[in-house]
A computed fold for a 129-nucleotide RNA from Nostocoides australiense Ben110, annotated as FMN riboswitch aptamer (RFN element).
The source organism's lineage runs through Bacteria, Actinomycetes, Micrococcales, Intrasporangiaceae and Nostocoides australiense.
The prediction has a mean pLDDT of 82.
The model forms 97% of the base pairs in the Rfam consensus.
The sequence was found by an Rfam model in a public genome assembly.

RNA sequence: CACGUGCUCCGGGGUCGGUGUAAUUCCGAACCGGUGGUGAUAGUCCACGACCCGUUGGCAGCCAGUCAGCGGUGGACCCGGUGUAAUUCCGGGACCGACGGUGAAAGUCCGGAUGGUAGGCAGCACGCA
Numbered sequence: 001c002a003c004g005u006g007c008u009c010c011g012g013g014g015u016c017g018g019u020g021u022a023a024u025u026c027c028g029a030a031c032c033g034g035u036g037g038u039g040a041u042a043g044u045c046c047a048c049g050a051c052c053c054g055u056u057g058g059c060a061g062c063c064a065g066u067c068a069g070c071g072g073u074g075g076a077c078c079c080g081g082u083g084u085a086a087u088u089c090c091g092g093g094a095c096c097g098a099c100g101g102u103g104a105a106a107g108u109c110c111g112g113a114u115g116g117u118a119g120g121c122a123g124c125a126c127g128c129a
Stems, first nucleotide, its partner, number of pairs: 003127006009120002015029004030108002032097002034048004043095002052072008077093005099111003
């Protein structure tokens, strides 16, 4: 250094104006983009996480809930150029964004969330070699 185990830490971003009784939800113009992989850098390729639904088992059992496993669901891109190689770079034009709430319809406001997670070239310890 690599590998394994345990612990700690880290781990999501984004608005102004106009109309109107009322809209950060409509109209106009903007802004934002988790994690791992990919011969070459990704919101749109492949896979994962969150939310939601079902199911099995444990804890608890007053109301309820909570932990783990499995399954389901889970949005969106084309053209040209360079090159060994790019739906990832460059140029051009597009598209997507859970659920609940809110005198007016939400990716951007409020809420579950001081939460949780994929994961981390963050650190420490022990072991192994």